Description: Bacterial RNase P class A from a Nitriliruptoraceae bacterium, 376 nucleotides, folded computationally. The coordinates come from a structure-prediction model, not an experiment, and the mean pLDDT is 79. It is recorded under the gene name rnpB. Rfam family: Bacterial RNase P class A. Rfam classes the family as a ribozyme.

[in-house]
RNA sequence: GGAGUCGGCUAGGCGACCGCGUCGCACACCUUAUGGGUUGGUGCGGCGAGGAAAGUCCGGACUCCACAGGGCAGGGUGCUGGGUAACUCCCAGGCGUGGUGACACGUGGCAAGCGCAGCAGAAAGCAAACCGCCGUUUUGAGCCAGUCGGUUCGAGGCGGUAAGGGUGAAACGGUGAGGUAAGAGCUCACCAGCGCGACGGGUGACCGUCGCGGCUAGGCAUGCCCCACCCGGAGCAAGGCCAAGCAGGGGCCAUCGGCUGCCCGUCGAAGUGCCCCAGGUAGGCCGCUCGAGGUGGCGGGUAACCGCCAUCCCAGAGAGAUGGUCGCCGCCUGCGCAAGCAGGAACAGAAUCCGGCUUAUCGGCCGACUCCUCCC
Numbered sequence: 001g002g003a004g005u006c007g008g009c010u011a012g013g014c015g016a017c018c019g020c021g022u023c024g025c026a027c028a029c030c031u032u033a034u035g036g037g038u039u040g041g042u043g044c045g046g047c048g049a050g051g052a053a054a055g056u057c058c059g060g061a062c063u064c065c066a067c068a069g070g071g072c073a074g075g076g077u078g079c080u081g082g083g084u085a086a087c088u089c090c091c092a093g094g095c096g097u098g099g100u101g102a103c104a105c106g107u108g109g110c111a112a113g114c115g116c117a118g119c120a121g122a123a124a125g126c127a128a129a130c131c132g133c134c135g136u137u138u139u140g141a142g143c144c145a146g147u148c149g150g151u152u153c154g155a156g157g158c159g160g161u162a163a164g165g166g167u168g169a170a171a172c173g174g175u176g177a178g179g180u181a182a183g184a185g186c187u188c189a190c191c192a193g194c195g196c197g198a199c200g201g202g203u204g205a206c207c208g209u210c211g212c213g214g215c216u217a218g219g220c221a222u223g224c225c226c227c228a229c230c231c232g233g234a235g236c237a238a239g240g241c242c243a244a245g246c247a248g249g250g251g252c253c254a255u256c257g258g259c260u261g262c263c264c265g266u267c268g269a270a271g272u273g274c275c276c277c278a279g280g281u282a283g284g285c286c287g288c289u290c291g292a293g294g295u296g297g298c299g300g301g302u303a304a305c306c307g308c309c310a311u312c313c314c315a316g317a318g319a320g321a322u323g324g325u326c327g328c329c330g331c332c333u334g335c336g337c338a339a340g341c342a343g344g345a346a347c348a349g350a351a352u353c354c355g356g357c358u359u360a361u362c363g364g365c366c367g368a369c370u371c372c373u374c375c376c
Base pairs, nucleotide, nucleotide: 001372002371003370004369005368006367007366008365009364010363012329013328014327015326016325017324018323020048021047022046023045024044025043026042027041028038029037030036031035050347054358055357057356058355059354060353061352062235063234064233065232074231075230076229077228078227079093080092081091082090083089094107095106096105097104098103108226109225113224114223115220116219130165131164132161133160134159135158136157137156138155139154140153141152142151143150144149173191174190175189176188177187178186192216194213195212196211197210198209199208200207201206239286240285241284242283245281249277250276251275253273254272255269256268257267258266259265293312294311295310296309297308298307299306300305331344332343333342334341335340
């Protein structure tokens, strides 16, 4: 200098004027008055969207309901260790595959059982005989001998064979030797792989060395299943408090009737009247934002993360605010020798809160590492 891998940050800045929401203070006004109110008063001050506020895909806090304990069913997760309130998240590691490499991707068990598999191909899961090769038998033709017979080529039947061809993503280890009619882990040596055992390393996944063994075991578990662990339901429109008008409910008094002729008592009754009670609705209030919180420092840890100290308060809605104009500077594009001029700047927008994941996104910046080439 070129080519790349991984990770992080930012989300235009400053100022002036005008405007909006909310909170605090002061004033003004109203009132049931040491208090309360202003949903449409005034002034001043504080605060006022995001890295994703989004999708609502996981996990939790919180609230209400259910719940003795155990089991079945159902659902979820899935190499190992760690982090965390928890997770399908994060960190570190193991193994496999790809890459020269930085690195990326994948991840329980199909030598427990059952099941499934298009095309091509003879045969695809108990393997299998299309061509080829070999044996045997029948037969045709030729040749030798011409007595039995021998031999070459071809065709048919029966059988053997997985070494060769061809098909396929995949054909039941590889190379060599022995062996055989021809062949074959059929046997042997070496190599690859698997299982078992011993020793060593590691918390563990797993790794290394040695010995033994039968010789060889295909894929799919996002198919049932097996193993291990985890799992109640609904969600802030949760849930709680106050509570009008109208209608309805209950009570009380008066009225009437029954028990009973009267009083008391009790039971019943349609409606009316003043009053009382309770529930629910409209409406209002709480929940509501100080929190597994932000920033800085120190310490522990490879890291995720954790601890201590200091400091800060940062939207809380009405599903409704969070904006506009101008000036200067910065970034990008075009024109221009230049000064400068013109244009442009994404995705998107809180609503109980928090931790993740995923998706969208204009530009710009930073860090670590790898490979190639050149120079000193």